RNA sequence: GGGGAUAUAGUGUAGAGGUAAACACGCACGGCUGUCUACCGUUAAGCACGAGUUCGAAUCUCGUUAUCCUCG
Numbered sequence: 001g002g003g004g005a006u007a008u009a010g011u012g013u014a015g016a017g018g019u020a021a022a023c024a025c026g027c028a029c030g031g032c033u034g035u036c037u038a039c040c041g042u043u044a045a046g047c048a049c050g051a052g053u054u055c056g057a058a059u060c061u062c063g064u065u066a067u068c069c070u071c072g
Base pairs, nucleotide, nucleotide: 001071002070003069004068005067006066007065010025011024012023013022018055028042029041030040031039048064049063050062051061052060
């Protein structure tokens, strides 16, 4: 340099054009307990970036960025 894949919460994943983007672990707060763990309840936190298509985009298209794989 050519080709391909991936990017969703702190971490790991789901969501394949249409309701308020879901689940597990974790953080915080509360309950329980003599205390901790465990258990129960609640809260916060997210679609890599920029355009396009569409009535409507996390989802489709194009570009950029990052990571990974592959060819030379």